Notes:
The part of an RNA shown here (small-subunit ribosomal RNA, 3' major domain) has 477 nucleotides and comes from an uncultured prokaryote.
[in-house]
Context: one part of a larger RNA
RNA sequence: UGACGGGGGCCCGCACAAGCGGUGGAGUAUGUGGUUUAAUUCGACGCAACGCGCAGAACCUUACCUGGUCUUGACAUCCCGAGAAUCCUGUGGAAACACGGGAGUGCCCUUAGGGGAAUUCGGUGACAGGUGCUGCAUGGCUGUCGUCAGCUCGUGUCGUGAGAUGUUGGGUUAAGUCCCGCAACGAGCGCAACCCUUGUCUUUAGUUGCCAGCAUUAAGUUGGGCACUCUAAAGAGACUGCCGAGGUCAACCCGGAGGAAGGUGGGGAUGACGUCAAGUCCUCAUGGCCUUUAUGACCAGGGCUACACACGUACUACAAUGGCAUAAACAAAGCGCUGCGAAGCCGCAAGGUGGAUCGAAUCGCAAAAAGCCAGCCUCAGUACGGAUUGCACUCUGCAACUGGAGUGCAUGUAGUCGGAAUUGCUAUUAAUCGUCGAUCUGCAGGCGACGGUGAAUACGUUCCCGGGCCUUGUACA
Numbered sequence: 001u002g003a004c005g006g007g008g009g010c011c012c013g014c015a016c017a018a019g020c021g022g023u024g025g026a027g028u029a030u031g032u033g034g035u036u037u038a039a040u041u042c043g044a045c046g047c048a049a050c051g052c053g054c055a056g057a058a059c060c061u062u063a064c065c066u067g068g069u070c071u072u073g074a075c076a077u078c079c080c081g082a083g084a085a086u087c088c089u090g091u092g093g094a095a096a097c098a099c100g101g102g103a104g105u106g107c108c109c110u111u112a113g114g115g116g117a118a119u120u121c122g123g124u125g126a127c128a129g130g131u132g133c134u135g136c137a138u139g140g141c142u143g144u145c146g147u148c149a150g151c152u153c154g155u156g157u158c159g160u161g162a163g164a165u166g167u168u169g170g171g172u173u174a175a176g177u178c179c180c181g182c183a184a185c186g187a188g189c190g191c192a193a194c195c196c197u198u199g200u201c202u203u204u205a206g207u208u209g210c211c212a213g214c215a216u217u218a219a220g221u222u223g224g225g226c227a228c229u230c231u232a233a234a235g236a237g238a239c240u241g242c243c244g245a246g247g248u249c250a251a252c253c254c255g256g257a258g259g260a261a262g263g264u265g266g267g268g269a270u271g272a273c274g275u276c277a278a279g280u281c282c283u284c285a286u287g288g289c290c291u292u293u294a295u296g297a298c299c300a301g302g303g304c305u306a307c308a309c310a311c312g313u314a315c316u317a318c319a320a321u322g323g324c325a326u327a328a329a330c331a332a333a334g335c336g337c338u339g340c341g342a343a344g345c346c347g348c349a350a351g352g353u354g355g356a357u358c359g360a361a362u363c364g365c366a367a368a369a370a371g372c373c374a375g376c377c378u379c380a381g382u383a384c385g386g387a388u389u390g391c392a393c394u395c396u397g398c399a400a401c402u403g404g405a406g407u408g409c410a411u412g413u414a415g416u417c418g419g420a421a422u423u424g425c426u427a428u429u430a431a432u433c434g435u436c437g438a439u440c441u442g443c444a445g446g447c448g449a450c451g452g453u454g455a456a457u458a459c460g461u462u463c464c465c466g467g468g469c470c471u472u473g474u475a476c477a
Stems, first nucleotide, its partner, number of pairs: 001477002003474003007471007015461002019425005026316008034307002042053002064302007073127001077126002079123005086103007107116003129291002132289003138285002140280003143276001145274001150189006156165003169180003195268004200236007209226003214223002239262001242256003246252001318418001322377003334365003339358001344353003384415001389410007431453007
């Protein structure tokens, strides 16, 4: 100087407390461990691995296994020889591939011999290749402490020196934020602000959007209009600016006015010096090592989907604040041409047929659901719950046996609110309800986004956990 203390002081955080909902019990989905297997590819392991890499394993992906094949190679550059390229087709084979048959000659230069570009086949070796090893050789990227308020430097001063001072102290703040003081005076990286979004208003603009008044219609449908809504560009607005009280006539804090908004208005992006030899050599790049008729490459099939069991994360429930059937409302944000696909018709339905309009404020996906009105059920393993299984189908796709999703009929398990323990959340939040998107032929209970309905509680900081500053002790570095 740090680190540590079941030392002290001050302070903060859904850290506790106060509340609301869960997890832990059930069934299923999914990840992991274990076991099994020819293979169940690999990585990730307290927080910070375990719905994680994987924004989507039937083939492909795919790295694994079995079998069939290749050896200058699936891919790149160079050299030599031949044929332009390309197209059609036969036999064997699971395919890869092997062996044939036929058609066919273009472009540029030319001394008309040939040469070149492009591409295919054959040959030679230089080389290619490796998701092989090492993340403890590395770059890059990322997680984490933590959006915590810290981390440092120059000059000066003090100290033999390591170092100290500044950065400590008194106040204050979300903040090393600001004020005051001070052997310090300044500065940098962080904080804040500048950026995006949302909340109010104005101006500009008025189609595909909107409709107050007039006319019109089944309908903003049409005429008309751009006031309103909205859209999207530019501005305005909030600064402790004003008033009062407190305070060191300070910073600041408390209350008030006006205001759509008040003291960082809400949310996001933004992550200092560093820590964990944290993660990643399987995104990519890369040193070294290893491999080279194989640890490379191609193909078919299988596996990654196994199943006594254990754990994590979710979904669905156990019901009446509910379930069922009927009638009938109200969103936002997205996506669409190899696409979204309307109306109509067929089917109980999944779906089929159809193909209008739309590269979309115009058309389509599209029905929002919870909710509301009236009805049935009446506390039961039930008209709760839906696992499992049988039969019959639909769709995607070359192909749904292993191993897709969906529909109808039948079946109707466990489960009556969950031990010890444990988790999220402070407001448009929790809880609850649906919608869309990426990936994607198909497949979403996962993930990301969107809106609808919409609470309870916070006395307080003694205690648990994590963190910041000062101080003290130390057989620690």

About this RNA: The RNAcentral record of the full RNA draws on ENA. Rfam family: Bacterial small subunit ribosomal RNA.